The RNA shown here (transfer RNA) has 73 nucleotides and comes from a Candidatus Bathyarchaeota archaeon.
It was read from a public genome assembly.
[in-house]
RNA sequence: GGGCCGGUAGUCUAGCUGGUAGGACGCCGCCCUCACGCGGCGGAGGUCGCCGGUUCAAGUCCGGCCCGGCCCA
Numbered sequence: 001g002g003g004c005c006g007g008u009a010g011u012c013u014a015g016c017u018g019g020u021a022g023g024a025c026g027c028c029g030c031c032c033u034c035a036c037g038c039g040g041c042g043g044a045g046g047u048c049g050c051c052g053g054u055u056c057a058a059g060u061c062c063g064g065c066c067c068g069g070c071c072c073a
Stems, first nucleotide, its partner, number of pairs: 001072007010025004019056001027043005049065005
């Protein structure tokens, strides 16, 4: 340098055919318990890597770039 895969909450991860971004762990509160833990209920937490384009509407489609991994040279 070229090809492929990936980047979504603090961490891991789902997201199909474009139509209000979900789950688990963690965190906070309440219940439970003598208490802690377990368990139950609820809540906070997201520039969807960046910049543009298409569209009424983009995590999703298109272009460029950045970062990580694998392969080739």
Rfam family: tRNA. It is annotated as a transfer RNA. Gene Ontology term of the family: triplet codon-amino acid adaptor activity.